[in-house]
Model confidence (mean pLDDT): 80 of 100.
Predicted 3D model of a 72-nucleotide RNA (transfer RNA) from a soil metagenome.
It matches the Rfam family "tRNA". Its family is annotated with triplet codon-amino acid adaptor activity in the Gene Ontology. It is annotated as a transfer RNA.
RNA sequence: GGCCAUGUAGCCAAGUAGUAAGGCAAGAGUCUGCAAAACUCUUAUACACGGGUGCGAUUCCCGUCAUGGCCU
Numbered sequence: 001g002g003c004c005a006u007g008u009a010g011c012c013a014a015g016u017a018g019u020a021a022g023g024c025a026a027g028a029g030u031c032u033g034c035a036a037a038a039c040u041c042u043u044a045u046a047c048a049c050g051g052g053u054g055c056g057a058u059u060c061c062c063g064u065c066a067u068g069g070c071c072u
Stems, first nucleotide, its partner, number of pairs: 001071007010024003018055001026042005048064005
């Protein structure tokens, strides 16, 4: 330098045009002599950034950035 993949909450991660799942973590409660474990409930301004298309974009298109891989 060229090509490809990935970017979603504190962490992991599903969803691929129409209200953004789930788990871990965090907070509160039940239980317990006290804890742990278990169970119940709750919280967050989470779709890398900027444009375009479209009634509507996390999703499609263009560019940029970051990370990883392959080639030279």